This is a predicted structure of a 350-nucleotide RNA (Bacterial RNase P class A) from an uncultured Gammaproteobacteria bacterium.
The prediction has a mean pLDDT of 76.
Parts: sequence; structure tokens; C1' cells
RNA sequence: AGAGUUGGUCGAGACAGUCGCUAGCGUGGUUUCACGUUAGAGGAAAGUCCGGGCUCCACAGGGCAGAGUGCCAGGUAACGCCUGGGAAGCGUGAGCUUAUGGAAAGUGCAACAGAAAGUAUACCGCCCGCUUGCGGGUAAGGGUGAAAGGGUGCGGUAAGAGCGCACCGCGCGGUUGGUAACAAACGUGGCAAGGUAAACCCCGCUUGGAGCAAGACCAAAUAGGAGAGCAGGCGAAAGCAACAUGUGGCCCACAUGGCUCUCGGGUAGGUCGCUAAAGGCGUAUGGUGACAUGCGCCGUAGAUGAAUGGCUGUCCACGACAAAACCCGGCUUACUGACUAACUCUCACU
Repeated sequence: AGAGUUGGUCGAGACAGUCGCUAGCGUGGUUUCACGUUAGAGGAAAGUCCGGGCUCCACAGGGCAGAGUGCCAGGUAACGCCUGGGAAGCGUGAGCUUAUGGAAAGUGCAACAGAAAGUAUACCGCCCGCUUGCGGGUAAGGGUGAAAGGGUGCGGUAAGAGCGCACCGCGCGGUUGGUAACAAACGUGGCAAGGUAAACCCCGCUUGGAGCAAGACCAAAUAGGAGAGCAGGCGAAAGCAACAUGUGGCCCACAUGGCUCUCGGGUAGGUCGCUAAAGGCGUAUGGUGACAUGCGCCGUAGAUGAAUGGCUGUCCACGACAAAACCCGGCUUACUGACUAACUCUCACU
């Protein structure tokens, strides 16, 4: 100097003036309202994909099915998230990717091609015998295919083959290191049992449902409207039985006592829920880290046909993707430019 890898911060913004909007607080006024002051849409607010807080069913237990997840150890309220490690693969490397348990429990699938694709073979070829076209041996070489049943080499053989040997691979065994997933070395076995579970399946772990349009309260209005079905049994009683209902399905348990369906009518207004949250910032300690603990500081939108806009001046990197609706922790997707930290490789000079 160039080319890369992995993070972090910011986010048509800041300051001042003027007019306007919403909420809180204060003062006055008190039906409205006026003045002052403080604050007022993002890193993704998006997707509605996960996990919860909260509310209700409801006092809510057990099992099956279903669903989710899938190497190990931690973090977290929890998770399909995050952190660290292992294994496999890619990259010279910094690093990146992974739907990462089980194929010796079972079933299925692999079109076509090919002789043969799992009780897996003999098309060409090689070798031997003879009646020259047959018989026997072979799976090393070739072909087909995504894939032909361990690989390379040496020996051996009629020609060959783990047939034997060496190394690698694979299975098994204990030893060592590690919390573990795993790894290394050693020993042993010639070692048929290939691939696929993002196919069914098996195994481990987790798992009620519905959702702020949840739900609670106030006020008002109407028609305590009409019809159909199930049950109303025994017992003095307690209780038993039947029926029905109970926020995914089935069974048991439990609870309730009437329940279910059809037609028709009224209301749809207001208040709460609604923002102090597993909150944010700073700092110290511990930890590889995610994070935890302690101390200190701050108080950060609550609209409801839906608030943050218009104008002027200065500065400026000024551009994209794009607007809260109960709240939070994540993931995924979209995207502009600026700044910044560490690391890797190449070249040149010293």
C1' cells in the first nucleotide's frame, strides 16, 4: 500500500425563533377554558414466527394421542434464543456453515441406465479344459449409474480375491486426559450387514386452552319474548344412579345442576385495564463468555377514525428501510451512508 474476516456506535439530524397538536404537573378559572413548565414514534416500531408477564375458563389432577425440540456444558423468567466447547465440512488464513440422537427394532425409497441396487451379480474382459462352440473358475481391469460394498501397495495364484501381510479406515476392549460431548496412544479382530430418518418409525426432554377485540366496573335500553329436545329414578335424610355442561381431541378423576338448539328484540356510551416494566444508564467485583451480584443515578408516548406538523436561519456525513396501540426477552426480513476496534493474507522498503 492492497485484498479480506469478525464486532461496535449513529440513524433529514442538532441548535434557535414562531404558530399548532397530545399527555403529566402547577396556578387561575370552574360547563367549555387560559397561562407556565416537562416529555412526546424505531433499530428494526415490520413479520405475527417463538418464549413469557398479565387476564379469564377454574378449585384443576393423571394418562393417551397430538405438537415442539434433538451433540455437551452453562446463561436466562423462559425459549426453537444467547454463550462457550466437541464433531463433520469449506477456506492458505482470520473465520464460516450445520434440520448435529438412533440404520444391528421394524417398514419403506433410490426413476432411468446397468448382468446385478440387498438372501445383492457376470455384459465385456482374464484364466483352464476340450468336441471352436460349449463347460468350469474369477470379481483384480473395463462399461452403466448419484451410488457396484473398504482404500493404497507388496506377495501369492492357472487367472484372481483380505487369500496373506504393511499402513490407513471400521468394529470391540480397557488405560489416560476432560464435568461432558469427545480425543489420544495401546491391544485385538480380516472385518457381509452400504445410503437415506428435512421418509414412516424408535428413543430422550418439554408441553392445558383462549387472548387486551383478554377481562373488571358504571350507566342506559328492551320483550322475565316464542318454540323444540334430553333428564327429573331409589331413599326419612345423607347419598347413590342417570342425563347434561365444564376454553383443542379421547379416557379416568373432580366440580356444577339443569343443559342444548332455533327464531325474534334491545344496547353498542363511559371509566379502568394503559405503563415503574424480569426498566434504563454508570461504576466495582467475579467469570473465557453469555451474564450475575453490590452501590449510585434517572423516571423515558399512552393516542382511541387515532397526537409530534408547518415556516425561518445556522451547522452538517443527511442518504435508505420505514411509524407505538397491553408490556417485555428473542429470532427472521428490509436497508442508507458515516465513524470506529481487533485480527488474517499478499507485496515493497527499513